[in-house]
RNA sequence: GGGCUGGUGGUCUAGUGGUAGGACGUGCCGCUGGCAGUGGCGAGACUGCGGGUUCGAUUCCCGCCCAGUCCA
Numbered sequence: 001g002g003g004c005u006g007g008u009g010g011u012c013u014a015g016u017g018g019u020a021g022g023a024c025g026u027g028c029c030g031c032u033g034g035c036a037g038u039g040g041c042g043a044g045a046c047u048g049c050g051g052g053u054u055c056g057a058u059u060c061c062c063g064c065c066c067a068g069u070c071c072a
Base pairs, nucleotide, nucleotide: 001071002070003069004068005067006066007065010024011023012022013021018055026042027041028040029039030038031037048064049063050062051061052060
């Protein structure tokens, strides 16, 4: 320098053109004498950045940045 894959809550991850789901963690409540554990409820992401297409973009297209991997 080039090819490919990926970038989504604190962490891991799903998603697909119609304002984002799950797990862990976390807050509150119940069960317990207490802890652990478990059940219930809640908070938390406008999806790497910029632009384009579209009535509408996390999703499609272009450029850039970052990470991983392969080639030189």
Predicted 3D model of a 72-nucleotide RNA (transfer RNA) from a Candidatus Woesearchaeota archaeon.
NCBI's taxonomy places the organism under Archaea, Nanobdellati, Candidatus Woesearchaeota.
The prediction has a mean pLDDT of 83.
Rfam family: tRNA. Gene Ontology term of the family: triplet codon-amino acid adaptor activity.